[in-house]
RNA sequence: GGAGCGGGUCGGAUGAUCGCUUCGACCUUAGGGUCGGAGAGGAAAGUCCGGGCUCCGCAGGGCAGAACGGUCGCUAACGGCGACCGAGGGCGACCUUAGGGAAAGUGCCACAGAAAUAUACCGCUCCGGCCUAACAGCCGGAGUAAGGGUGAAAACGUGCGGUAAGAGCGCACGCGCCGGCCGGGUGACCGGUUGACGAGGUAAACCCCGUUUGGAGCAAGACCGUGUAGGGGAGCUCGCCUUAGGCGAGGGGGCGGCCCGUCCCUAGACUCCCGGGUCGGUCGCUUGAGGCCGGUGGCAACACCGGUCCUAGAUAGAUGGUCAUCGUCCCGACUUAAUAGGUCGGGAUACAGAACCCGGCUUACAGACCCGCUCCCACU
Numbered sequence: 001g002g003a004g005c006g007g008g009u010c011g012g013a014u015g016a017u018c019g020c021u022u023c024g025a026c027c028u029u030a031g032g033g034u035c036g037g038a039g040a041g042g043a044a045a046g047u048c049c050g051g052g053c054u055c056c057g058c059a060g061g062g063c064a065g066a067a068c069g070g071u072c073g074c075u076a077a078c079g080g081c082g083a084c085c086g087a088g089g090g091c092g093a094c095c096u097u098a099g100g101g102a103a104a105g106u107g108c109c110a111c112a113g114a115a116a117u118a119u120a121c122c123g124c125u126c127c128g129g130c131c132u133a134a135c136a137g138c139c140g141g142a143g144u145a146a147g148g149g150u151g152a153a154a155a156c157g158u159g160c161g162g163u164a165a166g167a168g169c170g171c172a173c174g175c176g177c178c179g180g181c182c183g184g185g186u187g188a189c190c191g192g193u194u195g196a197c198g199a200g201g202u203a204a205a206c207c208c209c210g211u212u213u214g215g216a217g218c219a220a221g222a223c224c225g226u227g228u229a230g231g232g233g234a235g236c237u238c239g240c241c242u243u244a245g246g247c248g249a250g251g252g253g254g255c256g257g258c259c260c261g262u263c264c265c266u267a268g269a270c271u272c273c274c275g276g277g278u279c280g281g282u283c284g285c286u287u288g289a290g291g292c293c294g295g296u297g298g299c300a301a302c303a304c305c306g307g308u309c310c311u312a313g314a315u316a317g318a319u320g321g322u323c324a325u326c327g328u329c330c331c332g333a334c335u336u337a338a339u340a341g342g343u344c345g346g347g348a349u350a351c352a353g354a355a356c357c358c359g360g361c362u363u364a365c366a367g368a369c370c371c372g373c374u375c376c377c378a379c380u
Base pairs, nucleotide, nucleotide: 001376002375003374004373005372006371007370008369009368010367012326013325014324015323016322017321018320020039021038022037023036024035025034026033027032041351045362046361048360049359050358051357052356053217054216055215056214060260061259062258063257065213066212067211068210069209070084071083072082073081074080085099086097087096088095089094100208101207105206106205107202108201109200121148122147123144124143125142126141127140128139129138130137156174157173158172159171160170161169175198176197178195179194180193181192182191183190184189221283222282223281224280231274232273233272234271235270237249238248239247240246241245250266251265252264253263254262255261290309291308292307293306294305295304296303297302327349328348329347330346331345332344333343334342335341
């Protein structure tokens, strides 16, 4: 100097003027006024996960369904985050990972190819026959899977021996699967040694295994007010006891689907049909698993301790408009040794708006800056 990898921050500023919402105090002719404070985000977005909170009169057990899937930690929890292990990619910094089980079972592997859980197209070898002087060639039989071809993949690789020709057929070394022992590690795993075997892939196919899992949701829910029609019709079994009434069975309803269990009702918090009213207000609604700073512990995620701060609460939905100057970026001109710096002119200034709240993930983003690391080149 160039090319990269990982992480973080900002993403407009100032002044003037006019305007908007809300909180607190005071005043008020109850209309409003004065003073003080505050007023969109890193993603507010997507609604994909997890919760807090509220309700289902109690919300139990099991099945089904759904989700997740290496280990150890963090967290209120998660399908999240951190560190590590394995596998794959990259020269590397690093990146990706839907990462338990194929020896429980079922399925699939197109096309090509002879054949995709098994085989013989070409080839090689031997025997017999035809033909030939002989070789070569042709036919039949037996053997073969080392060589060639097809393919993503053809029953482990290389070498030596052996054989009629070959083949783990035998041997040596290696590779793979499954075990034993020793060492390291909390662990997933790693290293060493040794035994037997040579059993492709695919579970992001069905499946098996392990873990987790009530439902609905702020349009939840609570209260006040208004008003109609506190409406009309139909259904509702059996048995026993002692009339009233009680008990049991059956039936109906609540608990997402099913079962068990449980609770209520049996002239009703039940079922069916017809019809009417309320589209108002207040709360929920912002003090939190909260932010910031420092210390301690931890590789880190994060935890603990101390200090400090209060930072929108709208409801057809506020936080803005105008002017001026500046910042940043791009283009052109002038100056200059220079593409540095300076001056002038023109243009641009990202993604994008809370609605109960919080922790994550994913997606969008003009431009600027900071930190750490890797590789290449040149010089010293």
Source information: A computed fold for a 380-nucleotide RNA from an Actinomycetes bacterium, annotated as Bacterial RNase P class A. Rfam family: Bacterial RNase P class A. It is annotated as a ribozyme. Its mean pLDDT, the model's own confidence on a scale to 100, is 79. Of the family's consensus pairs, 98% are formed in the model.